[in-house]
RNA sequence: GAUAGAGGUUGCGUUUUCUAUCAGUAGAGACAUGGAUGUGGCAGGCACAGAGGAAAUGUCAGGAAAGGAGAAAACGCCGAAAGGAAGAACGGCCUGAACGUUUUUGCCUUGGGCGUGCAGUUAAGAGCUGUACGACUGUCAUCGAUUAUGAUGGGGCGCUAUC
Numbered sequence: 001g002a003u004a005g006a007g008g009u010u011g012c013g014u015u016u017u018c019u020a021u022c023a024g025u026a027g028a029g030a031c032a033u034g035g036a037u038g039u040g041g042c043a044g045g046c047a048c049a050g051a052g053g054a055a056a057u058g059u060c061a062g063g064a065a066a067g068g069a070g071a072a073a074a075c076g077c078c079g080a081a082a083g084g085a086a087g088a089a090c091g092g093c094c095u096g097a098a099c100g101u102u103u104u105u106g107c108c109u110u111g112g113g114c115g116u117g118c119a120g121u122u123a124a125g126a127g128c129u130g131u132a133c134g135a136c137u138g139u140c141a142u143c144g145a146u147u148a149u150g151a152u153g154g155g156g157c158g159c160u161a162u163c
Stems, first nucleotide, its partner, number of pairs: 001163005008078001011077009029060005037049004042096004081110004086104006111137002114134008139154005
């Protein structure tokens, strides 16, 4: 340098199907009150709706979806993958900021899952993300052991095997 592997029974990610939740919520409709503003995510424009009745409130009838979650199956894998800052493109009438998605020449962090606290996201006490702590687990190094299996420390640009 090349090739092939291991961590685990909740290893990681993607897709499909079903189910619950979202929610008796949102949009739209009818009636009544009301009596001039309201909508296009925010601001400025611009446009549209509105006395043929705006906003708001109440009643009635009817009533979703996306995202996230669980189960099953299939596929791809072991920096699998996740996150962060910057750049670029796209997005909703135009501009601007913000937000979201995708991608990146690339840069930085994280061995892995779990529990708890805090923060963010979310409809959510679910889940996800970040961070701190805790034990567990896998691997390597050093020390220590005989009927011992421990202690300390490190990280995936690592570890093991073969050539």

About this RNA: Lysine riboswitch aptamer from a mouse gut metagenome, 163 nucleotides, folded computationally. It matches the Rfam family "Lysine riboswitch aptamer". Rfam links the family to the GO term lysine biosynthetic process. The model forms 95% of the base pairs in the Rfam consensus. Its mean pLDDT, the model's own confidence on a scale to 100, is 77.